[in-house]
């Protein structure tokens, strides 16, 4: 890489370097950005997947945060395919794609 399972409307920013883009991809919309984008570094933080402790036969529940990840604008920013509803503006559900974790290999 591939596959399996789970989750994805909550939460959490400052500084330094950098110097024009960024929000995964394609298209559209919308948004962020010289009052400084991406990227990298430092420190902090959030969360609780792995993890630790306790209870439990288990499922699972409660507490925790040293360690491994992850994350730290906007719902995975929204739409795209299918289904249902509709006051035709949209609304709800499912899928696809994607992200993250654990396992697999």
């Nucleotide at each position: 890489a591939u596959g399996u399972u789970a989750u994805c409307g909550a939460g959490a920013a400052a500084g330094g370097u950098g110097g024009a883009g960024a929000g995964a991809u394609u298209a559209g919309a919308c948004u962020c950005u010289g009052a400084g984008a991406a990227a990298c570094c430092u420190u902090g933080g959030c969360a609780a997947c792995c993890c630790u402790u306790c209870g439990g036969a288990a499922a699972c529940g409660a507490a925790g945060a040293a360690g491994g990840u992850g994350c730290u604008a906007a719902a995975u920013u929204c739409u795209a395919u299918c289904c249902g509803c509709u006051c035709u503006g949209g609304c709800g559900g499912a899928a696809a794609a994607g992200a993250u974790a654990a396992c697999c290999c």